[in-house]
A computed fold for a 265-nucleotide part of an RNA, annotated as large-subunit ribosomal RNA, domain VI. The prediction has a mean pLDDT of 88.
Context: one part of a larger RNA
Parts: sequence; structure tokens; C1' cells
RNA sequence: CGUAAGAGCAUUGAGAGGAGUCCUCCCUAGUACGAGAGGACCGGGAGGAACGCACCGCUGGUGUACCUGUUAUCGUGCCAACGGUAAACGCAGGGUAGCCAAGUGCGGAGCGGAUAACCGCUGAAAGCAUCUAAGUGGGAAGCCCACCUCAAGAUGAGUGCUCUCAUGGGGUAACCCAGUAAGGUCACGGGCAGAUUACCCGUUGAUAGGUGCUCGGUGGAAGUUCAGCAAUGGAUGUAGCCAAGGCACACUAACAGACCGAGGG
Repeated sequence: CGUAAGAGCAUUGAGAGGAGUCCUCCCUAGUACGAGAGGACCGGGAGGAACGCACCGCUGGUGUACCUGUUAUCGUGCCAACGGUAAACGCAGGGUAGCCAAGUGCGGAGCGGAUAACCGCUGAAAGCAUCUAAGUGGGAAGCCCACCUCAAGAUGAGUGCUCUCAUGGGGUAACCCAGUAAGGUCACGGGCAGAUUACCCGUUGAUAGGUGCUCGGUGGAAGUUCAGCAAUGGAUGUAGCCAAGGCACACUAACAGACCGAGGG
């Protein structure tokens, strides 16, 4: 921009993409077959490999400052306690959320259809024969459908429901301009959404911050006191501290606004 007014929501599915895999074992059955050795079709069941999708409850990885330990040095006058730097975590031990796999769920189901090679039935031309000429059946990981996803710019532009509709100016009229309606955009607070964009939520509010509680992490704070000459250890005390998680509370901030957008189809 189009989809012959302007919108919101929900849909149909022309069409497109994805998937489609393989192995082992058990039963049928040591049966059919075979002199024996060996050893099935069909059908049923179990386990697995790779691949794919999803997720983080479990096992773990990361987790750049969440907790702790520690060396050197500098600083806060000193002790104690802290802070800075040591190549963008000094080193080391752990680790929430998120992300992830090595972790754990699921998937490749069809006694649907039409067929290929091929195998048939009936059957003439051609008194026989012949799967074919008329007619008709079976038959593949392949084709179509079924399964998952996208999808009306499918210009062949589909369908349903709901909402808005007779203001002003110019013009004879067609029409043009302006402000609006439903609705939308910007802006604002944000997100498990995201390169930008798009998408989603938000004062009829838990959207972010903060605070409280809590899950969880670290692992026993400072101060005081006790034991010890001291280093150090014990008690107070599952202590102190804590990012992204959960719940709750309007305390702070989502304010103030601007713009676009029909005219009777």
C1' cells in the first nucleotide's frame, strides 16, 4: 500500500515446511523345511543406538564479586575490624536464578488410499493358450492422507462474532480539509519476549524498586566472655552475610501528556 467505511477478537486451510531410521534379544518354535548340519515366513513382546523436540524436579557444568579461606603490599592514626591492588575474579573451596548436557520426559503410531517391479482371477481377438484387449484382485522404507508447525499478499486477498458511527469549514456536485468515535501509536514501569524491530503485561495495578517473610547458598560474623604464656580453640549461636527464585505489602516510581485514526460505506 492492497484486501471498496474504520476497528478488536476468534477462525477455515489453498499451499509450504518438518518427521519418516536402524539394531539386538525373547515367544511363536528348535516348529515348517532339511538326510543332517542348520533353521524360518507370518504374528506378538522387551531392550537399545543415533537423531529430533521440550524441560531443569534429579545428577552435574557454568554462574566476573553470593559466601568463605588465604599470601604480598598500600590505606582507614595504632590494636582489632575492614577496604583497594596483584591483567579486566590475586589465588583457592563452594554456589542461587538463568543458560546448558553428560541429566530426564516424549517422538518416529495406521488391519488408511492409489500404485511400481512383480504375482494373480475371469477372458477373447486366435474353438487352444494367454494377468489384458473389455472387466477385476494383491503388492514397497517410495506417492497421497493421517502426525507436528507455519499459513488469506490464497491480489482467487475467505469466514464468524462484537464495537464505532449524521461534527465543523470550503465546494453546485464529485470531492477536499479539520477536529473526533471505536480503536491504535508514541511516551512511562517492565518481561521467562527480544540484535534492531516485533511480541506480551501493567493504577479496575503487584509492572519495577524497596521492605518483610521464605526457599536456597556459604558455613559459624562482629563484639563480649572463657581456656591457653601464645599461636589458637570454645561459648553466646544452624551464627552472620547473601544476586537474578517464591509469597506478601501500594512505601517509591509507572507521572505529565502528545499524535494517528470512519463520515454512511